[in-house]
Context: one part of a larger RNA
Molecule: small-subunit ribosomal RNA, 5' domain
Organism: uncultured bacterium
RNA sequence: GACGAACGCUGGCGGCGCGCCUUACGCAUGCAAGUCGAACGGAGUACACCUUCGGGUGUGCUCAGUGGCAGACGGGUGAGUAACACGUAGGUAACCUGCCCACGAGUGGGGAAUAACUCUCCGAAAGGAGAGUUAAUACCGCAUGACGUCGUCUCGGACUGCGAGAUGACCAAAGCAGCAAUGCGCUUGUGGAGGGGCCUGCGGCCCAUCAGCUAGUUGGCGGGGUAAUGGCCCACCAAGGCUACGACGGGUAGCUGGUCUGAGAGGACGACCAGCCACAAGGGGACUGAGACACGGCCCCUACUCCUACGGGAGGCAGCAGCGAGGAAUCUUGGGCAAUGGGCGAAAGCCUGACCCAGCGACGCCGCGUGGAGGACGAAGGCCUUCGGGUUGUAAACUCCUUUUGCCGGGGAAGAACACUGACGGUACCCGGCGAAUAAGCCACGGCUAACUACGUGCCAGCAGCCGCGGUAAUACGUAGGUGGCAAGCGUUGUCC
Numbered sequence: 001g002a003c004g005a006a007c008g009c010u011g012g013c014g015g016c017g018c019g020c021c022u023u024a025c026g027c028a029u030g031c032a033a034g035u036c037g038a039a040c041g042g043a044g045u046a047c048a049c050c051u052u053c054g055g056g057u058g059u060g061c062u063c064a065g066u067g068g069c070a071g072a073c074g075g076g077u078g079a080g081u082a083a084c085a086c087g088u089a090g091g092u093a094a095c096c097u098g099c100c101c102a103c104g105a106g107u108g109g110g111g112a113a114u115a116a117c118u119c120u121c122c123g124a125a126a127g128g129a130g131a132g133u134u135a136a137u138a139c140c141g142c143a144u145g146a147c148g149u150c151g152u153c154u155c156g157g158a159c160u161g162c163g164a165g166a167u168g169a170c171c172a173a174a175g176c177a178g179c180a181a182u183g184c185g186c187u188u189g190u191g192g193a194g195g196g197g198c199c200u201g202c203g204g205c206c207c208a209u210c211a212g213c214u215a216g217u218u219g220g221c222g223g224g225g226u227a228a229u230g231g232c233c234c235a236c237c238a239a240g241g242c243u244a245c246g247a248c249g250g251g252u253a254g255c256u257g258g259u260c261u262g263a264g265a266g267g268a269c270g271a272c273c274a275g276c277c278a279c280a281a282g283g284g285g286a287c288u289g290a291g292a293c294a295c296g297g298c299c300c301c302u303a304c305u306c307c308u309a310c311g312g313g314a315g316g317c318a319g320c321a322g323c324g325a326g327g328a329a330u331c332u333u334g335g336g337c338a339a340u341g342g343g344c345g346a347a348a349g350c351c352u353g354a355c356c357c358a359g360c361g362a363c364g365c366c367g368c369g370u371g372g373a374g375g376a377c378g379a380a381g382g383c384c385u386u387c388g389g390g391u392u393g394u395a396a397a398c399u400c401c402u403u404u405u406g407c408c409g410g411g412g413a414a415g416a417a418c419a420c421u422g423a424c425g426g427u428a429c430c431c432g433g434c435g436a437a438u439a440a441g442c443c444a445c446g447g448c449u450a451a452c453u454a455c456g457u458g459c460c461a462g463c464a465g466c467c468g469c470g471g472u473a474a475u476a477c478g479u480a481g482g483u484g485g486c487a488a489g490c491g492u493u494g495u496c497c
Stems, first nucleotide, its partner, number of pairs: 001496003005493005012368006018361002020326001025324003029321003034069003039066002042063009076279003086203007095196003100192008108142001110140002117132006148170009175184003205251003212242003217239004222234003254276004258269004281302005304315004332358001334357003340354001341352004371401004381392004406434006415424001441486005446467003452481005462469002
């Protein structure tokens, strides 16, 4: 000098930030991911019209279901990880990519089901079984089909699976809205943008009181698997591979942009913000999907908690708030989708504890105030005193002035683009009024180190960062007066330079 600080004493205001560093300990409650009726059938309901009075049609609203997209983003945490995890520079002739953009081609004709619904049944529940019925942008054949995929051949190539051509085989599709125009979709390609997978060079901790390590181990051939290379996996073959330029083992640790310090070199650190990674009670697994081995999805095992009719079930805050526990220590079970951004939707819109705000905390930084000027050879009181006086001290009183802040009254935003729409907020800010009014402490005073006397105490009580003070005159303990320093803070402790 610095801090995500804590502790003691003290505390007026504002702006901007920051706020479980410990138990990746356990969690009550609410909320945090939905949306689309312009994909589809139905149920209920309101209104209008028609009605043979049974009902039917249209429009709107609500509801669960089928279907689509989103739930792989956003948000949290740092456990694990010494690793191509990260950083940086490259490679991919070894790869993928929903939505978006550009360009090309197509969208023909059929079929069988199944939720919902109705009925029956089982179960305490969670849930489940059977029968019957129905729709689709759900599912399945057929047709067409290449510049697509695969095989063969030819040519080119910067030669691993790249490009072009020939040939054979194979593979598509869905509709909805609108009077219409048309729009939104659907299928198959080529390219792009953005995103990702994999590989490589180099770089960044400690211990040698860890010196040898290794059997899928190292390589090959063939295969499996993947979007894709690969001992990733498997069969067979060979006997290799790594290591004092530190293998192997142990300890510690998320990495980085950066942050702190320092003249720099360097050292230490990695909170907030941003990028990447990893994780989601502990462990394992796959499914769906363009994308996951998936925080608020599924299955299994384990520990724990809860319900139970004892047969069986339910759950996962390292999301936002909040609770308990731990701890020196870390906040509201707040408001709003107005803005920015995200999901869905043609749109209206719905959802959004992302976010924007407000609340609490001197936790930090910055700014402001607690008044200004005048005022005595100097009140009172306190303290000291050589008893003369000195000091507190222009300090106060008193006079004049001001009104930041505060309080009262009035006005009142920008942030909104985009017609409507502002949580913040009657806030900021502006105007008027009142009145010095509402506002100072903490630490130190032996030397280092700026600031001294008195009394009390008597190696006691105590102080202390180092040196050291205290045993009867203590500037070092305690109190008081005075003084010095900093100031809404001041000290102490801890940590780093």